[in-house]
Molecule: transfer RNA
Organism: Acidimicrobiia bacterium
RNA sequence: UCCGGGGUAGCUCAAUCGGCAGAGCAGCGGACUGUUAAUCCGUUGGUUGGGAGUUCAAGUCUCCCCCCCGGAGCCA
Numbered sequence: 001u002c003c004g005g006g007g008u009a010g011c012u013c014a015a016u017c018g019g020c021a022g023a024g025c026a027g028c029g030g031a032c033u034g035u036u037a038a039u040c041c042g043u044u045g046g047u048u049g050g051g052a053g054u055u056c057a058a059g060u061c062u063c064c065c066c067c068c069c070g071g072a073g074c075c076a
Stems, first nucleotide, its partner, number of pairs: 001072007010025004019056001027043005049065005
């Protein structure tokens, strides 16, 4: 430098043909109980990596940039 995959809640990951951004765990509150843990109920939490464009509407499509993983190649 090129090719491929990826970046979404604190963590691990979903999101169909472009149509209201979700789950589990964690956190918080409560129930339960000798206490803790476990279990159960409820609940907070998001500039969807950054910017621009297309569109009535973008996590999703297009362009530029940043970062991570894998592969290829060039120079020395």